[in-house]
Predicted 3D model of a 74-nucleotide RNA (transfer RNA) from a Planctomycetia bacterium. Its mean pLDDT, the model's own confidence on a scale to 100, is 81. The same sequence occurs in records of 10 taxa. The sequence is in RNAcentral, with records from ENA and MGnify. It matches the Rfam family "tRNA". It is annotated as a transfer RNA.
RNA sequence: GCCCCGGUAGCUCAGUUGGAUAGAGCAGCGGACUUCUAAUCCGCAGGUCGGAAGUUCGAAUCUUCCCCGGGGUG
Numbered sequence: 001g002c003c004c005c006g007g008u009a010g011c012u013c014a015g016u017u018g019g020a021u022a023g024a025g026c027a028g029c030g031g032a033c034u035u036c037u038a039a040u041c042c043g044c045a046g047g048u049c050g051g052a053a054g055u056u057c058g059a060a061u062c063u064u065c066c067c068c069g070g071g072g073u074g
Stems, first nucleotide, its partner, number of pairs: 001073007010026004019057001028044005050066005
């Protein structure tokens, strides 16, 4: 240099053929329970989906360029 895979909440990840409020678990905060803690249960908060542009009525999802990580290859 070329090819492939990945980047979504603090962390690990899901998200189907583009379709309406972007989710789960853990972690965090509040509450219930408990003599207290742990465990368990209930609730809350946390994201402009790596960046920019394009296509579209509509983009996490499709296209192009760039950035970052991993792998393969000359």